[in-house]
Context: one part of a larger RNA
Molecule: small-subunit ribosomal RNA, 5' domain
Organism: uncultured rumen bacterium
């Protein structure tokens, strides 16, 4: 000198774009953050309309005044249709998106290869197919236990839920034959007979569309292996017993001591094993002429974690932040028998701390889930709020103006300086204020659709009016005098100042520097 997720002191006008718990991976009140589909399914409630049954019996009509015929409103019930609501079965999604950095020195990450050892829902392309049956179960009704959470019994019912049967191009399995390739086990392909396993419907008048099963290919996403690289300590020198290898098996999508039985005795290590400490890694960022050093906030990629530890289930995918089970700690409810919870999602609270924001608006845009769609959901996201926390831009006026005014300070008392500075004259109107107009962002055939926002922007009004501080002035280092103090009070980054004329302390005037900031502190180069 540069840098910063900064903090502190003094000061503070506006705007744009960014950015904001670095500490306790401490504990959390409250609200929201993952739902959706009625075009998979049965049943229920509500509303409206129609039909119908019962009760009811108005007005108008006729009347011999006794009644007659007639049938409206209203109420209750059944049924049909439409709309809608909430629970249930079922499907898809809750493995994405969002957070954090605790752990991890590791094939975790980076980079480059490999898998002849693998998987891949949705998506794209292509081929083949969908025949015929069955038994349940939630919801619901009744009922039992319980304070609750919830659990149980009996009975009924549907499906794109579940289960047999048929069919099998192709797929898989074992056996046989041929060709070809190769990288050791082997791979690919043709073929023979044998065995195994499929399916679901919905909407529509229909056309058709959306789905279903199976197979091959692609795409995307993942899994595994290897070369190289990846902090400090030797005041850590030996370490390891599924350890190292083999044969056989189990398990997995898949190779493998991944696991197991048996056999052998090996494996690693001064090219630093083991142990201890520290740490998420990278693209990048800062600095530097570079080499390098430091760093890993924000943004992007990968990994790991979700109160602590363990476990599996479901599923294409998890060993699953807002799923399940068990154990521990903690908090809460309880009828004391038993239950409930997990902000390292967005806000917010307490605590810790030098220190870090609103319990805001909207799905208008972008993106995501579901849906045929309309649409619903979305604290992702887009915006707004707060903070000079950072960067950038603008303003606090401009031109003229010497009687060099007054005042201040210094003075050798002559004057010098503050200083064109002010006053005064002329003038532009930025920002701010008020008034009028008023967007782009909206892209879907048209129409309609904007949280931000009456915001940006444009026009007008009036008037210098509403807007300057901070630090320094001995040398390094730009900038000097006076007074006070008297080794005191104090200053200080280093050298060092202060003991009676201190340019070094304090104040004032002046000057220098930067400027909505300025200085200090911490850290890195």
């Nucleotide at each position: 000198g540069g840098a910063c997720g900064a903090a502190c002191g003094c000061u503070g006008g506006c705007g744009g774009c960014g950015u904001g718990c670095u500490u306790a991976a401490c504990a959390c009140a409250u609200g929201c953050a993952a739902g959706u589909c009625g075009a998979a399914c049965g049943g229920g409630g509500a509303u409206u309309a129609g039909u119908u049954g019962a009760u009811a019996g108005a007005g108008a009509g006729c009347u011999u005044c006794g009644g007659c015929a007639g049938g409206a409103a209203a109420u209750c019930g059944a049924u049909u249709a439409a709309u809608u609501c909430g629970a249930g079965u079922g499907g898809c999604g809750g493995a994405c998106g969002g957070g954090u950095g605790a752990g991890u020195a590791a094939c975790g990450c980076g980079u480059g290869a490999g898998c002849a050892a693998c998987c891949u829902g949705u998506c794209c392309c292509a081929g083949a197919c969908a025949g015929g049956g069955g038994g349940a179960u939630a919801a619901c009704a009744c009922u039992u236990g319980g304070a609750a959470a919830c659990a149980g019994g009996u009975g009924c019912u549907a499906a794109u839920a579940c289960c047999g049967c048929a069919u099998a191009a192709g797929a898989c399995c074992a056996c046989g034959g041929g060709a070809u390739c190769a990288c050791a086990u082997g791979g690919u392909u043709c073929u023979g007979g044998g065995g195994u396993a499929a399916a679901a419907g919905g909407a529509g008048c229909a056309a058709u569309c959306c789905g279903g099963u199976u197979u091959g290919g692609g795409g995307u996403g993942g899994g595994c292996u290897c070369g190289c690289g990846u902090c400090c300590g030797a005041u850590u020198a030996g370490c390891c017993a599924g350890u190292u290898g083999g044969c056989g098996g189990g398990g997995u999508a898949a190779g493998g001591g991944c696991c197991c039985a048996c056999c052998a005795a090996g494996u690693c290590g001064a090219c630093g094993a083991u142990c201890g400490g520290u740490a998420g890694c990278c693209g990048g960022a800062c600095u530097g002429a570079g080499a390098g050093g430091u760093u890993g906030a924000a943004c992007g990629g990968c990994c790991a974690c979700a109160u602590u530890g363990g476990a599996a289930c479901u599923g294409a995918g998890a060993u699953a932040c807002g799923g399940u089970c068990c154990a521990g700690a903690c908090u809460c409810c309880u009828a004391c028998g038993g239950g409930a919870g997990g902000c390292a999602g967005c806000a917010g609270u307490g605590g810790g701390g030098a220190a870090u924001a609103u319990u805001g608006g909207g799905c208008a845009a972008u993106g995501g889930a579901c849906g045929a769609a309309a649409g619903u959901c979305u604290g992702a996201c887009c915006c707004a709020g707060c903070g000079a926390c950072g960067c950038c831009g603008c303003g606090u006026g401009a031109g003229g103006g010497a009687a060099g005014a007054a005042g201040g300070u210094c003075u050798u008392c002559g004057g010098a300086u503050u200083g064109u500075a002010a006053a005064c004259c002329u003038u532009a109107g930025u920002c701010a204020a008020c008034a009028g107009g008023g967007a782009c962002g909206a892209a879907g055939c048209a129409a309609g659709u904007g949280a931000c926002g009456g915001u940006a922007c444009c026009u007008g009004u009036g008037g210098a009016g509403g807007a300057a501080g901070c630090c320094a002035c001995g040398g390094c280092u730009a900038a000097c005098u006076a007074c006070g103090u008297g080794c005191c009070a104090g200053c200080g980054g280093c050298c060092g100042c202060g003991g009676u004329a201190a340019u070094a302390c304090g104040u004032a005037g002046g000057u220098g520097g930067c400027g909505a900031g300025c200085g200090u502190u911490a850290u890195c180069c």